Background:
A computed fold for a 1515-nucleotide RNA from WPS-2 bacterium canine oral taxon 220, annotated as small-subunit ribosomal RNA. The sequence is in RNAcentral, with records from ENA and Greengenes. It matches the Rfam family "Bacterial small subunit ribosomal RNA". Rfam links the family to the GO terms ribosome and structural constituent of ribosome. The source organism's lineage runs through Bacteria, Bacillati and Vulcanimicrobiota.
[in-house]
RNA sequence: GAGUUUGAUCCUGGCUCAGGACUAACGCUGGCGGCGUGCCUAACACAUGCAAGUCGAACGGGCGGAGUGAGAGUAGCAAUACUUUUGCCGAGCUAGUGGCGAACGGGUGAGUAACGCGUAAGUAAUGUACCCCUUUGUAUGGAAUACCCACUCGAAAGAGUAGCUAAUACCAUAUAGUCUUUGAUAGAGGCAUCUUUAUCGAAGUAAAGAUUAAUCGCGAAGGGAUCAGCUUGCGUCCUAUUAGCUAGUUGGUAGGGUAAUGGCCUACCAAGGCAUCUAUGGGUAACUGGUCUGAGAGGAUGAACAGUCACACUGGAACUGAGAUACGGUCCAGACUCCUACGGGAGGCAGCAGUGAGGAAUUUUGCGCAAUGGAGGGAACUCUGACGCAGCAACGCCGCGUGAGUGAAGACGGCCUUCGGGUUGUAAAGCUCUGUCAGGAGGGACGAGUAAGGACUGUACCUCCAGAGGAAGCCUCGGCUAACUACGUGCCAGCAGCCGCGGUAAGACGUAGGGGGCAAGCGUUGUCCGGAAUUACUGGGCGUAAAGAGCUCGUAGGUUGAUGAUUAAGUCCGGAAGUAAAUAUACAGGCUCAACUUGUAAAUCAUUUUGGAUACUUUUCAUCUUGAGUGCAGAAGAGGAAAGUGGAAUUCCUAGUGUAGCAGUGAAAUGCGUAGAUAUUAGGAGGAACACCAGUGGCGAAGGCGUCUUUCUGGUCUGUGACUGACACUGAGGAGCGAAAGCCAGGGUAGCGAACGGGAUUAGAUACCCCGGUAGUCCUGGCCGUAAACGAUGAAUACUAGGUGUAGGUGGUAUCGAUUCCAUCUGUGCCGCAGCUAACGCAAUAAGUAUUCCGCCUGGGGAGUACGGCCGCAAGGUUGAAACUCAAAGGAAUUGACGGGGGCCCGCACAAGCAGUGGAGCAUGUGGUUUAAUUCGACGAUACGCGAAGAACCUUACCAGGGUUUGACAUCAUUAUGACAGUUGCAGAGAUGUAAUUUCACUUCGGUGCAUAAUGACAGGUGCUGCAUGGCUGUCGUCAGCUCGUGCCGUGAGGUGUUGGGUUAAGUCCCGCAACGAGCGCAACCCUUAUUCUCAGUUGCCAUCGGUUCAAGCCGGGUACUCUGUGGAGACUGCCAUCAUAAGAUGGAGGAAGGUGGGGAUGACGUCAAGUCAGCAUGGCCCUUACGUCCUGGGCUACACACGUGCUACAGUGGUCGGUACAGAGGGCAGCGCAGCCGCGAGGCGUAGCGAAUCCCAGAAAGCCGAUCUCAGUUCGGAUUGGAGGCUGCAACUCGCCUCCAUGAAGUCGGAAUUGCUAGUAACCGCAGAUCAGCUACGCUGCGGUGAAUACGUUCCCGGGCCUUGUACACACCGCCCGUCACGUCAUGAAAGUUAGUUGUACCCGAAGUCGCUGACUCAACCGUAAGGAGAGAGGCGCCGAAGGUAUGUCUGAUGAUUGGGACGAAGUCGUAACAAGGUAGCCGUAUCGGAAGGUGCGGCUGGAUCACCUCCUU
Repeated sequence: GAGUUUGAUCCUGGCUCAGGACUAACGCUGGCGGCGUGCCUAACACAUGCAAGUCGAACGGGCGGAGUGAGAGUAGCAAUACUUUUGCCGAGCUAGUGGCGAACGGGUGAGUAACGCGUAAGUAAUGUACCCCUUUGUAUGGAAUACCCACUCGAAAGAGUAGCUAAUACCAUAUAGUCUUUGAUAGAGGCAUCUUUAUCGAAGUAAAGAUUAAUCGCGAAGGGAUCAGCUUGCGUCCUAUUAGCUAGUUGGUAGGGUAAUGGCCUACCAAGGCAUCUAUGGGUAACUGGUCUGAGAGGAUGAACAGUCACACUGGAACUGAGAUACGGUCCAGACUCCUACGGGAGGCAGCAGUGAGGAAUUUUGCGCAAUGGAGGGAACUCUGACGCAGCAACGCCGCGUGAGUGAAGACGGCCUUCGGGUUGUAAAGCUCUGUCAGGAGGGACGAGUAAGGACUGUACCUCCAGAGGAAGCCUCGGCUAACUACGUGCCAGCAGCCGCGGUAAGACGUAGGGGGCAAGCGUUGUCCGGAAUUACUGGGCGUAAAGAGCUCGUAGGUUGAUGAUUAAGUCCGGAAGUAAAUAUACAGGCUCAACUUGUAAAUCAUUUUGGAUACUUUUCAUCUUGAGUGCAGAAGAGGAAAGUGGAAUUCCUAGUGUAGCAGUGAAAUGCGUAGAUAUUAGGAGGAACACCAGUGGCGAAGGCGUCUUUCUGGUCUGUGACUGACACUGAGGAGCGAAAGCCAGGGUAGCGAACGGGAUUAGAUACCCCGGUAGUCCUGGCCGUAAACGAUGAAUACUAGGUGUAGGUGGUAUCGAUUCCAUCUGUGCCGCAGCUAACGCAAUAAGUAUUCCGCCUGGGGAGUACGGCCGCAAGGUUGAAACUCAAAGGAAUUGACGGGGGCCCGCACAAGCAGUGGAGCAUGUGGUUUAAUUCGACGAUACGCGAAGAACCUUACCAGGGUUUGACAUCAUUAUGACAGUUGCAGAGAUGUAAUUUCACUUCGGUGCAUAAUGACAGGUGCUGCAUGGCUGUCGUCAGCUCGUGCCGUGAGGUGUUGGGUUAAGUCCCGCAACGAGCGCAACCCUUAUUCUCAGUUGCCAUCGGUUCAAGCCGGGUACUCUGUGGAGACUGCCAUCAUAAGAUGGAGGAAGGUGGGGAUGACGUCAAGUCAGCAUGGCCCUUACGUCCUGGGCUACACACGUGCUACAGUGGUCGGUACAGAGGGCAGCGCAGCCGCGAGGCGUAGCGAAUCCCAGAAAGCCGAUCUCAGUUCGGAUUGGAGGCUGCAACUCGCCUCCAUGAAGUCGGAAUUGCUAGUAACCGCAGAUCAGCUACGCUGCGGUGAAUACGUUCCCGGGCCUUGUACACACCGCCCGUCACGUCAUGAAAGUUAGUUGUACCCGAAGUCGCUGACUCAACCGUAAGGAGAGAGGCGCCGAAGGUAUGUCUGAUGAUUGGGACGAAGUCGUAACAAGGUAGCCGUAUCGGAAGGUGCGGCUGGAUCACCUCCUU
């Protein structure tokens, strides 16, 4: 820097990513070289070889045989050769004695939180072999012993006895000093004990020789160097859920011990020592230079290299030595392994290789001492798994290569494609070149000094040769993050670092093509730092996001007023000196470059020493008054404690009056009351609380405090400026106070009232409501110690615009005065500027600007839980985790949506009315059921007389059966044939089959058209997906809304405009306004209807004129009227009055019509994944002798039932009968069909007229006139059924309509509920049409006739619009969401215990060994003639003492029947606690109850909506 919480926004906040690094590992791949690196795990166990020896110039032996003398023998003629004995000499080798080394070098990191390490000092408290320097010495004697030899024991390892011998081995003596011990005298110095010099004494202590004759050694003393010991200041991880630890402990005296100080050890004495500035305990860990990261500060780390420490199978111990408590030494104990003759022995790779084991994982049983270094030696030299090299491993870093140029027919192939092409791609091929690396051949170093000697090594390097030949992979392509398409798959398989992808069109899975990145590597995993300002010193926060302790006092600590001196600790000085190398940085050099390596230089911080400065802080002293406190004079107050006291009210008791109810609720009931309640009067009892005053008024640190009086008592304010003179602020621990509830003991108990009982409500109601009611509430004493203990805001100080209330003081001015005004201090509110804030907001009472001190926070959940500690009588409080789990949780604000929130407004929404539905019968649709099939779709409103404006066949999609397969239908290609069709017969249910008959056309003669057959492409599908779609449609809704540009406001989402005041049917218009304009909607423009005019008059009409008829516009004629058709006019709040600023409203005039005149068409942005793949079109999928297609029959018409929509009725406002009047709009040629005749009728016969303002359908009906019926299941009603007919049609059985005769069901006005309608409307009445052969039409769409009632009004129901408010909703309340229960998985607490480890205490046993005592036994050196002595030792004893044992604790881990809660999981169960007033406002503390969320009581909070009042503020 980015991704990720949201619909979007800002913030807070976590998670994740991009970078770098690695002793790495894993996967795929792998050409070369250089330089490095290579058991991080089991400090697990180790076979085998090697890793520390050397010196013969310390010593005696042994071996040895170059040379030489003598003797003997053999061979030979002899010289001579060979063998042998002996002497001299003797290079070289060597076990042993002796010396030096083995304490270095090499390995490892177990232990160790420590003077272990780092750093700086000290040692006046020390040692130091080998090395260097100086001085000096090296004399005289002696006794042994290994080797060897002889013997013995033993399996072995090894051991013993006797004898012999040497030394630079050992011992004695002498001498010696500047040595050691000690005494005396006189000085000097320092840092406390002290150090040191000079002089004089006393006592004590030395030595080793070797040889090639020049050296090497040896002793004493002093000095140096080196190395080492000890001491000290400072620094050095986590944990307080470890707060007290300590008996040699702290100190002293004396002694011992050590190289040396010291409780290091012992005895005695004292009682100290350490610790919140973190002792003690627990956990973890070798430390450092450095390394990695980071801008730095930091953080992490401690491989390789270098310094220190520790360890060497585990534990203990000493010996030797200059040095060890000793990796390749010793002793003991333990575990393990091996050998054994069972009696005993041997061993220690955390040296180099190597083996096994463990593990994700780490190499050769190599070469050489040539170099560097080490040990020994005089040296040659020997030894050296230190080291130098090589081998293995891409483990890391660095370098090089895998070719270069040219080359378009843009090849082939692959992939994609819109089929045109694109891309791979100059890439390849081809042509022309080059020669690194590797390969072959030849030459050939440096490292090497010196006479010689090189492991590496015939290596590096050089030259020549041939030849593009032998040398490229890995990861990735949704965003972050560079890089995209196709196919496969279909919430599967899989991917994933986070967000997330996959449910049939996946750039996210798999594969391919293409692209991107890095490259002999590339990815993954792990770890660390970074990003992370996400522990914040640099550099964060705490009103609401996590976070101010409930409040005060006060200890330590931190901080602290003015002036003058003083000090020099902090501070400052480019001060001075010192702080290993390597690393890092800079500049150079060397390998061809680089990595690597060499040289030089520089540097700060820090720490130490030292010098200087003195402004500030510190120290000390003196002074001051403004901070703080005191005094004096006043003031207000529900401040606290105690003792009294008053009235009202509730309840109870007594008595009176009085009678049937009272009480309670939404409505009731439980309850009380005729045993006299309630009501009322009088009297009394008792407890608790104090109305009005009363006020964002007062007091108090907070909790909190309210009748009145008295006593005691704390604090505050004002004035004054008398006193003290910094006495101050904060405050870890600590102490005190601390609502309500609760606990203990004793009282008290009127009212209220958890629990509990009863009554209601409810599906249930462990609740809300009601009737009762116990603890409690009250008092005294003692606990508890928590609250939304809140201003969710720690305390203190200073500064920074104003305005306006209020409480308590003081001063001034005005006034005669009440009182007003002004100023000021203290408290308490509101508004508001700057500033701050994520925003909301805060704003002198800061959340502003600063300082000081304290407390607290670091993602959500788990959890304020568990365990442990402390407190408590208990309840519980306080302190306070982890595993696991999620990618969020959260704050503020925005836009919507929603609310059983509010305000305003509208609508046949309610109300007022009229007529209905719901009950009956029938029709019709749907569900259900049934069925072979009852085809499919539509399902709240917005499905259900809907698609369907018409299912007997057809339709038809469904079922059964029978057929068919290029197909019932379209196009094309190839081949064949010349027909096909028609007619007739036969079979068949038909489709179809078969037979007979009949039988092509055109032509340029190639063929074409048509038809059939075969084959192949293909047809076909009412099969699926309306959640892939187009188009169309419904609905909100004909509701008044929905947006944009520019500007302005806001960090932003957004807002403004569009809100407000009016008005309207309307976002209609007006006014105002940081807005000004505009668009889609509204309105208007269109059609129709109401009036009129012009023009035109046939098929319309007939006033006037004439004619005919029974009659009649029937005819002539006319175009006046009606009417038809075209084009105009008319209505605009234009006029008047009133109201109003305006828009507009009300009323009136005129007018056919008056305020959009009535009706229609017209449907904004959008909502419902609304409806339709079965109207049509269409992507994808599916079927292809079938899910296609043809046919016959059946079904869609079924029927215990339920619902919707209708028709007809129940009758007298009626039925029946007779007579009689008046429409409009339609339709008509496969049609409408007149007149006339026949039939009771449906209808039949019949044909006139009419493609229609002419003819027909066609009789309108209600109405009107008259008659009858007389309230009945009827002369109402017509269902149902029987019979007889008619019509359509191929065909009326399933399954049509109509007529006549007969039959005459239910039904007497309809429960809960519910629908339509505001005027030519409802209601009633008929007429026509589409579809259609016919019809189920009572449906639908139109048409006219007759023709009402009512609307006070907007409280309520429903729907909608605008504003506002709350919200945990945004898939938007059909939302969200809580808890129990059930099931599964995971981690965890408790648990009778079991078990492993760790550590403490007490005791027992007690190895080796030092020390002490003893030492009757043993012994060469000295003394002694000897005996013996001195001295030493074995042995014994004692202290200490490892391992072991017993007992009892601590801590940690593992495990444990069972059990507790927690987290997660798919669509489980029960309820609905929370979010809106969430339907009882919620929440906090506490108590109690309940399956569960939860309920209730008491006190508190607003982080509660709404309404009203009060107060305050603004204008």